[in-house]
RNA sequence: CUACGAAAAGGCAAACCUAGGGCGACCUAGGGACGUAAAGCCACGGGCCAGCAUAGGUUGGCAGCCGGGCUGCCGAAA
Numbered sequence: 001c002u003a004c005g006a007a008a009a010g011g012c013a014a015a016c017c018u019a020g021g022g023c024g025a026c027c028u029a030g031g032g033a034c035g036u037a038a039a040g041c042c043a044c045g046g047g048c049c050a051g052c053a054u055a056g057g058u059u060g061g062c063a064g065c066c067g068g069g070c071u072g073c074c075g076a077a078a
Base pairs, nucleotide, nucleotide: 004075005074011036012035016031017030018029019028020027021026034064040070041069042068044067045066046065047062048061049060050059051058052057
């Protein structure tokens, strides 16, 4: 360095609740922790979801569904 994931410190925060935003999927903030070594970032491929459309589609959402890209803390064992 690559790979890997024991320990410690620190980090993130599902459901749900409150407030606000959005037609909606969902988002933001606070509370809250199911989990999490990339649960940090990017809609590039697939997937799922929502609006519109008769439909081919189109416009969006999800990075905590899988793959891919970029970045990154610690250092036991092998």

A computed fold for a 78-nucleotide RNA from uncultured Desulfofustis sp., annotated as c-di-GMP-I-GGC riboswitch aptamer. Model confidence (mean pLDDT): 87 of 100. Of the family's consensus pairs, 95% are formed in the model. It was read from a public genome assembly, where an Rfam model found it.